RNAcentral holds the sequence, with entries from Rfam and Ribocentre. This is a predicted structure of a 107-nucleotide RNA (SAM riboswitch aptamer (S box leader)) from Paenibacillus sp. Leaf72. Taxonomically the source falls in Paenibacillus (Bacteria, Bacilli, Caryophanales, Paenibacillaceae). Its mean pLDDT, the model's own confidence on a scale to 100, is 84. Its Rfam family is "SAM riboswitch aptamer (S box leader)". About the family: The SAM riboswitch is found upstream of a number of genes which code for proteins involved in methionine or cysteine biosynthesis in Gram-positive bacteria.
RNA sequence: UUCUUAUCAAGAGCAGGCGGAGGGACUAGCCCGAUGAAGCCCGGCAACCGGCGUAAGCACGGUGCUAAUUCUUGCGGAGACAUUUCGAUGUUUCUGAGAGAUGAGAG
Numbered sequence: 001u002u003c004u005u006a007u008c009a010a011g012a013g014c015a016g017g018c019g020g021a022g023g024g025a026c027u028a029g030c031c032c033g034a035u036g037a038a039g040c041c042c043g044g045c046a047a048c049c050g051g052c053g054u055a056a057g058c059a060c061g062g063u064g065c066u067a068a069u070u071c072u073u074g075c076g077g078a079g080a081c082a083u084u085u086c087g088a089u090g091u092u093u094c095u096g097a098g099a100g101a102u103g104a105g106a107g
Base pairs, nucleotide, nucleotide: 001107002106003105004104005103006102007101008100013042016041017040018039022032023031024030026074028072029071043066044065045064048062049061050060051058052057070099075096076095077094078093079092080091081090082089083088
């Protein structure tokens, strides 16, 4: 870096330490942030792989996660409502895909 596959509505520090201005992938929004962002350490959550176990399970090892549904949205379909120069436009709900994230496997 590419492919396959599973999951993505739950859960996890209102006084933890260092750190100092940015962050929520990208677009457009909307948010979080000096009552302190990112990052690192500690704590915690979960249980994908390994381990143990007949199993239920444990949470020992490897990852992962720890504001908001993957914060919403971006392409397609269906419904409702409003407007209409009757071709459509707007708002909203549901749904599929795409994109993204993480694990496991393969190249």